[in-house]
Record summary: The part of an RNA shown here (small-subunit ribosomal RNA, 3' major domain) has 477 nucleotides and comes from a Candidatus Micrarchaeaceae archaeon. NCBI's taxonomy places the organism under Archaea, Nanobdellati, Microcaldota, Candidatus Micrarchaeia, Candidatus Micrarchaeaceae. Model confidence (mean pLDDT): 81 of 100. It was read from a public genome assembly.

Context: one part of a larger RNA
């Protein structure tokens, strides 16, 4: 100087408290371990591995296993017009093959038999590396110049009193300044102005049509850009104003006015010096080692999907705040060309046959679901729950046995709220409800987004878990 302490002090965080919802029990899906296997390819293993490698593998992917085949730039040596390498009918072998074998033919200059040397390698080393990433942590820290102190390592500055989300700012001070971080900055949302008005909008106005006794309603077209919206540039928030507190003052804090918004308005991007020999040589790059006719390339089949068991993450439930049936509403983000498909017909349905429009503010995907109204169910392993299995059908694809998804009928398992333990969450949040998209020929219980409904509790503390600063002890470096 650092690190550590079941030393002390100060401060902070869904860390605890107060509450809400779970996980741990059941069934299924998915990942991992183990076991099994010809192979069940490999990586990742506390937080920070385990719905991770965008990793939803039928083939391919694919790296694994079984079998078949192919590939040596360049140089040297054997061989070669007495025919090299190559190609092929038929038969045999075979999953299939002039790949090989038998026999025969075509053709005409090179040559893998040997030695070197390559190409290639998802072969090895992430403890040789770059790059990228995780985590401490969006924590408030990490340093430098000059000066000062000390023989020196070093110290001071960076400390103290306030204050802050913050080494944020103020005051004091042998320090005075500065840099990286914090902040500022960038994007989205919340208010408003201007510009623009089609494919968006329709207040107002004109016309036409339909319905209606009439008032009027609806549809279309022409005006129109008021409103909504879209997308570009601006305005707006600064403790600026008032009162109080703060040591008279200061930084700042508490309350109020005005305001769409108030004290960082809400959410995101942005991650200091460094630590963890953290992760990745299987994204790419790369050093060294290895392999080199196989550890290269390709084809067929299988495996990655196995199953006494153990552990994560999720889905569905155990029901009445519910289930079933019928009717009626209200979104947003996205996506669309060998694509999205209106509409019509067929089918009980999955789906099929036609087919307009749309390279999209135009057309389509596209009925949102929870919700509301009405009816039934009446506490039961049930009209709860849907696993499993049987039968029949449909779709994608060359192919659905191993091993896809969907529909219909039948079957109707466990499960009656879950031990010790443990996770998330402070507001448009949790919880709950659907929708879109990525992957994608087909397939979402996953990832990433989107909107609908919409709470409870706390406004405290450092007890637990950790972090920051000051200080103290140390047999540690």
């Nucleotide at each position: 100087u650092g690190g550590c302490g079941g030393g002390g002090g100060a401060g902070c965080a869904c860390a605890c408290c107060a509450g809400g919802g779970g996980u741990g029990g059941a069934u299924g899906c998915u990942g991992c371990g183990g076991u099994u296997u010809a192979a069940u390819u490999g990586a990742a293993u506390u937080c920070a591995a385990c719905g991770u490698c965008g990793g939803a593998a039928a083939u391919a992917u694919u790296a694994c296993c079984g079998g078949g085949a192919g590939c040596g730039a360049c140089g040297g040596c054997a061989g070669g017009a007495u025919g090299a390498a190559g190609g092929u009918c038929a038969g045999g072998c075979c999953a299939a093959a002039g790949a090989c074998c038998u026999u025969a033919c075509c053709a005409g200059a090179c040559a893998a038999g040997c030695c070197g040397a390559g190409a290639g390698g998802u072969a090895g080393u992430g403890c040789a590396u770059g790059g990228c990433g995780a985590c401490c942590g969006u924590c408030a820290g990490c340093u430098c110049g000059u000066g000062g102190u000390g023989u020196g390592a070093a110290c001071u500055g960076u400390c103290c009193g306030g204050u802050u989300a913050a080494g944020u700012c103020c005051g004091g001070u042998a320090a005075c300044g500065a840099g990286c971080g914090a902040g500022a900055c960038c994007c989205c949302c919340a208010u408003u102005g201007a510009u623009a008005g089609u494919u968006g909008c329709u207040a107002c106005u004109u016309g036409u049509g339909u319905u209606g006794a009439g008032g009027a309603a609806c549809a279309c077209a022409g005006g129109g850009c008021a409103c909504u919206c879209u997308a570009u540039c601006g305005a707006g928030a600064c403790c600026g104003c008032c009162u109080c507190u703060g040591u008279u003052u200061a930084a700042a804090g508490a309350g109020g006015a005005g305001g769409a918004a108030g004290g960082a308005g809400g959410g995101g991007g942005c991650g200091a010096c460094g630590a963890u020999a953290c992760g990745u040589c299987a994204g790419u790059a790369u050093a060294c080692u290895c392999u080199g006719a196989a550890u290269c390339u390709u084809c067929c089949g299988g495996g990655c999907u196995a199953c006494a068991c153990g552990c994560g993450g999720c889905a569905u439930a155990c029901a009445a705040a519910g289930g079933u049936u019928g009717g009626c509403a209200c979104a947003g983000c996205a996506g669309g060309a060998u694509g999205c498909a209106a509409c019509c017909c067929c089918g009980a349905g999955a789906g099929g046959g036609g087919a307009a429009g749309c390279c999209a503010a135009c057309c389509c995907c596209a009925u949102a679901a929870a919700g509301c109204c009405a009816a039934c169910c009446u506490a039961a392993g049930u009209u709860c729950g849907g696993a499993u299995u049987g039968a029949g059908g449909g779709u994608u694809g060359a192919a659905a046995c191993u091993c896809a998804c969907c529909c219909u009928c039948a079957u109707g398992a466990a499960g009656g709220u879950g031990g010790a333990a443990u996770c998330c969450c402070u507001a448009g949040u949790a919880a709950u409800c659907g929708c879109g998209u990525g992957u994608c020929a087909c397939u979402a219980a996953c990832g990433c987004g989107c909107g609908g409904u919409g709470a409870a509790u706390a406004u405290g503390u450092c007890c637990c878990u950790g972090c920051u600063c000051c200080u103290u002890g140390c047999a540690c470096a």